A computed fold for a 260-nucleotide part of an RNA from a soil metagenome, annotated as large-subunit ribosomal RNA, domain VI. It matches the Rfam family "Bacterial large subunit ribosomal RNA". RNAcentral holds the full RNA, with entries from MGnify.
Context: one part of a larger RNA
RNA sequence: CGGUGGGGGGUUGCGGGGGGCUGGCCCUAGUACGAGAGGACCGGGCCGGACGCGCCGCUGGUGGGCCGGUUGUCCGGCAACCGGCACCGCCGGGUAGCUACGCGCGGGCGGGCGAACCGCUGACAGCAUCUAAGCGGGAACCCCUCCCCAAGACGAGCCCCCCCACUCAGGAAUGAGGUAAGGCCCCCGGCAGACCACCGGGUGGAGAGGCGGCAGGUGGACGGCGGGUAACCGACCGGAGCCGAGCCGUGCUCAUGGCC
Numbered sequence: 001c002g003g004u005g006g007g008g009g010g011u012u013g014c015g016g017g018g019g020g021c022u023g024g025c026c027c028u029a030g031u032a033c034g035a036g037a038g039g040a041c042c043g044g045g046c047c048g049g050a051c052g053c054g055c056c057g058c059u060g061g062u063g064g065g066c067c068g069g070u071u072g073u074c075c076g077g078c079a080a081c082c083g084g085c086a087c088c089g090c091c092g093g094g095u096a097g098c099u100a101c102g103c104g105c106g107g108g109c110g111g112g113c114g115a116a117c118c119g120c121u122g123a124c125a126g127c128a129u130c131u132a133a134g135c136g137g138g139a140a141c142c143c144c145u146c147c148c149c150a151a152g153a154c155g156a157g158c159c160c161c162c163c164c165a166c167u168c169a170g171g172a173a174u175g176a177g178g179u180a181a182g183g184c185c186c187c188c189g190g191c192a193g194a195c196c197a198c199c200g201g202g203u204g205g206a207g208a209g210g211c212g213g214c215a216g217g218u219g220g221a222c223g224g225c226g227g228g229u230a231a232c233c234g235a236c237c238g239g240a241g242c243c244g245a246g247c248c249g250u251g252c253u254c255a256u257g258g259c260c
Stems, first nucleotide, its partner, number of pairs: 001152001005163007015149004021049007033038001051106005059100004066093005071086004076081001110144003117137004166177004182260004186202005207254003210250005216243003223237002225234003
């Protein structure tokens, strides 16, 4: 811009894309078959591989603004206790998130068409014949079925709901203006994201931050007390102190203001 009033939701599917793999074992059955050795079709069940999609409850990884330990050095006058730098100094752990080495699911079933082939009925040709008319079966593939996108599908679809149908100029076409529903900018954010977009919230508010509680992580803070000459030790105060992203709550902080 189109879709012939404007707008908010929902939906159909023209069309397109994805998927489509495979092994082993068991039962049927040591049956059919076979002198034996050996050893099935058909049908059913179980366990896998690779691949794909999703997820983080479990097992792990990562987790540089979480906790602890520790070396050297420097600052806070010293001690104590902290902090900076040294690859995150190094080392031991680790929430959320992201993840695989972890977990779940998938390939199908069914329908249609139909090759070779197997048949029914059946004449030419009183028989026979699957074929000449007609009809039934029949693998992968192909078309549906499954998953995703999808009405710019200009053939622009359908459903529900909301708003308007005003003013001025003009004979009209039309032009200018102002609103409605609604939308946008802006602001605060996001398990959304390169930007944009998308989603949530904007005081009539729990959207983010702060704070409180909880979960969770570290693993026993400082200082005391007790023991020891000291280093240090002690679930004694005390599972202490500290604590990112998680959950719940709470108007303390910020969500100001505009446009069409």